[in-house]
Context: one part of a larger RNA
């Protein structure tokens, strides 16, 4: 000198672009935040138009939001082989026959409630079985074996199987990858092997068996700390600090443990058990989960509104038109930063009053002010008015009657905050008398203080000015 996601004192006129819970991964009232599909399927309602739960499908693994825990199964980089992919593209075949249930419904019944619990009886793109197999598995081979679903306005959208791309992901190596020796030995599924099981696959992953190994001052075990990177600070460069916002990886979802469905999870707004804590209860039982967007209490120097909107861009589901989207585009708060304008220009000396200082002669604030004239950026009012909308017509903008334009009114609506002995730009008066107090460092202050405190002046910086943490 530079910088900050800051915070406090004083002060504060606009816009614009960012940007805002760093502490208590404390704990939450309320709303919202993941639906969709009536062109699967049977039903109820209803004059119709439509709606309306339930079975079925896709979608809730993605978007969002956190950094707890991880020191390496993490990130970065360069690689390797034993692997899986719903939707999407390219190609090759195929889609035929038949069944059994279970919700809805209805009867009955049980509980305060959440929810049940039995009988009857039903459809389907639900499920199960039978044929068929093109190049699918398994086999040397013979041959065993594996599928399908249909709507239907006739133009499609489907559905199965097999190959192939495309993205993605899983898994392996090498090389990096904070401190700490006041942590020195560590380690039995350890370290190898063979057999087996698992897995989408390699592996002690996991079991059995066999050997007795691996690891280690080139720091193992421990122990603190810590999400990694792209990048940001700062410097001349090497380097040092840091890891907000943006983008990428990883984990995490009240703690801890487990699978299920599924291409994909051991799954924030699923499900299950257990702990804690909170709530309702007719005490027998029962709900919950803001590290989603607002909001509320705590804690705290400290950090926003319970807002519009699906106009746009993106996603989900649908033939579609839609619907749903706190994602997301906006608006609103906060000088939190950054960048821009403005608070007026010109002319105007008898150097006007008033202050201050004085050597009492005069000096300064000062062209400063009045005052004359100009101008209108900004302000106000008034008028017109977008782009972003894609897609020929025609419809479709939350923002927003905003931006922008013209026109009118009037200098009108707008300036402080440090500081002033040296380091360090910028002095003088009066107070006060080692007291009051100042202070980043030397030091100032005991009767002439340019250093405390008050006025005038000057000095820097300016919608912002200093101070207090921190980093180079």
């Nucleotide at each position: 000198g530079g910088g900050u996601g800051a915070a406090u004192g004083c002060u504060g006129g606009c816009g614009g672009u960012a940007u805002g819970g760093a502490u208590a991964a404390g704990g939450c009232a309320u709303g919202c935040a993941a639906g969709u599909c009536a062109a699967g399927g049977g039903g109820c309602c209803g004059c119709a138009a439509g709606g309306c739960a339930c079975c079925g499908g896709c979608a809730g693994a993605c978007g969002a939001g956190g950094u707890a825990g991880u020191a390496a199964u993490a990130g970065g980089u360069a690689g390797g082989a034993a692997c899986g992919u719903a939707c999407c593209c390219g190609g090759a075949a195929g889609u035929c026959g038949u069944g059994c249930a279970c919700a809805g419904c209805u009867c009955g019944u049980c509980g305060a409630a959440a929810g049940g619990c039995g009988g009857g009886g039903u459809a389907a793109u639900u499920c199960a079985c039978g044929a068929u197999a093109u190049u699918g598995u398994c086999g040397c081979a013979a041959g065993a074996u594996g599928a399908a679903a249909g709507a239907u306005u006739u133009a499609u959208c489907g559905c199965u199987u097999c190959c192939g791309g495309a993205g993605c992901g899983g898994c392996c190596u090498g090389c990096u990858g904070u401190g700490u020796a006041u942590c020195a030995g560590c380690u039995a599924g350890u370290u190898g092997g063979u057999a087996a099981g698992g897995u989408a696959a390699u592996g002690g992953c996991u079991u059995a068996c066999c050997a007795a190994g691996g690891c280690u001052a080139u720091g193992a075990c421990g122990c603190a700390u810590a999400g990694g990177g792209g990048a940001g600070c700062u410097g001349a460069g090497a380097g040092g600090c840091u890891g907000a916002c943006c983008c990428c990886c990883a984990c995490c979802g009240a703690u801890c443990g487990g699978a299920c469905u599924g291409a994909g999870a051991c799954a924030c707004g699923g499900c299950c058990g257990a702990u804690a804590c909170u709530c309702c209860u007719a005490c027998g039982g029962g709900a919950g989960g803001c590290u989603g967007c607002a909001g509320c209490c705590g804690a705290g120097a400290a950090u926003a509104u319970u807002c519009g909107a699906c106009a746009a861009u993106g996603g989900g589901c649908g033939a579609a038109a839609g619907c749903c989207u706190g994602a997301u585009c906006g608006a609103g708060c906060g000088a939190u930063a950054c960048c821009g304008c403005g608070u007026g220009g010109u002319g105007g000396a008898u150097g006007a009053a008033g202050u201050g200082c004085u050597u009492c002669g005069g000096c300064a604030c000062g062209u400063a002010a009045a005052c004359a004239u100009c101008u209108u950026u900004u302000a106000u009012g008034a008028g017109g008015g977008a782009c972003g909308a894609a897609g020929u017509u025609a419809u479709u903008g939350a923002c927003g009657g905003u931006a922008c334009c013209u026109c009118a009114u009037g200098a009108a609506u707008a300036a402080g905050g440090g500081g002033c002995u040296c380091c360090u730009a910028a002095c003088u008066c009066u107070g006060u008398g080692c007291c009051a107090g100042c202070a980043g460092g030397a030091g100032c202050g005991g009767u002439a203080a340019u250093a405390c405190a008050g006025a005038g002046g000057c000095c820097c910086c300016a919608a912002g000015c200093a101070u207090u943490a921190c980093c180079c």